[in-house]
A computed fold for a 172-nucleotide RNA, annotated as glmS glucosamine-6-phosphate activated ribozyme aptamer.
It was read from a public genome assembly, where an Rfam model found it.
The prediction has a mean pLDDT of 77.
Its Rfam family is "glmS glucosamine-6-phosphate activated ribozyme aptamer". It is annotated as a riboswitch. Rfam's curators write: This entry contains a glucosamine-6-phosphate activated ribozyme that is found in the mRNA for GlmS. GlmS is an enzyme that uses fructose-6-phosphate and glutamine to generate glucosamine-6-phosphate.
The model forms 83% of the base pairs in the Rfam consensus.

RNA sequence: CCUGUAUAAAAAGCGCCAGCGCCUGCUUUUUGGGGCGGGGGUCCCGUGGCAGGCAGACGAGGAGAGAGGUUUAUCGAAAUGAUCGGCGGAUACCUCUCCGCAUGGCUCCCGUGCGGGAUAUGCCGGCAAAUAUGCGGGUGACCGCAAAACAAAAACGGCAUAAGGGAGAAAU
Numbered sequence: 001c002c003u004g005u006a007u008a009a010a011a012a013g014c015g016c017c018a019g020c021g022c023c024u025g026c027u028u029u030u031u032g033g034g035g036c037g038g039g040g041g042u043c044c045c046g047u048g049g050c051a052g053g054c055a056g057a058c059g060a061g062g063a064g065a066g067a068g069g070u071u072u073a074u075c076g077a078a079a080u081g082a083u084c085g086g087c088g089g090a091u092a093c094c095u096c097u098c099c100g101c102a103u104g105g106c107u108c109c110c111g112u113g114c115g116g117g118a119u120a121u122g123c124c125g126g127c128a129a130a131u132a133u134g135c136g137g138g139u140g141a142c143c144g145c146a147a148a149a150c151a152a153a154a155a156c157g158g159c160a161u162a163a164g165g166g167a168g169a170a171a172u
Stems, first nucleotide, its partner, number of pairs: 014088004019084001021054007031046006058076003064098007099115005106168005119162007133146005
C1' cells in the first nucleotide's frame, strides 16, 4: 500500500443508480437546417455516436419487546422541468402475545384507553429547511458556506366536556 473478515459509529425524506433528464469534451462518411463564398470550402445550430461528469426528497415529525400481515408509511414548504422512474431500507398502520402507565384518596381483579412527557374529543396557542439573496468553488450541469423571512401535522401549553364494573383494607 492492496484485499478480505469482524466490530463499532453515523443516517430513516434515509442510502443507491442500469432508465429518463442535464452539463462538458471528442466525433464531419450518423444525419438535418442555416450563414459566408463563383466554386473547392469554411463556420454555426440541432441530431446521432463515444468518453467523463451533474442531479436524482426541502425540512418538521416519528421506535416499550417479539411475531405476523398490509402498502405510494405522517405533515406541510418549494416547484409546475424530475421531489420523474427504479432498487434497497424504514421509526407508519392493523392483529396477536408479553411488559409497563393511567383509569382523581389506597390495594387487587375484569374491562377500557395509552407507550415512558404512557386517556379521548373540541376550541385557542404552538415550532422549519430548501427555494430566493450574498460570498466562495467549478468551463459547465451544479456544489459548499452565511445570516434573515415564511408552514402544517404530531408533541407541548391553556380552557371545556367525558373518563366503566367488582372485591378488599384503613380512617372518619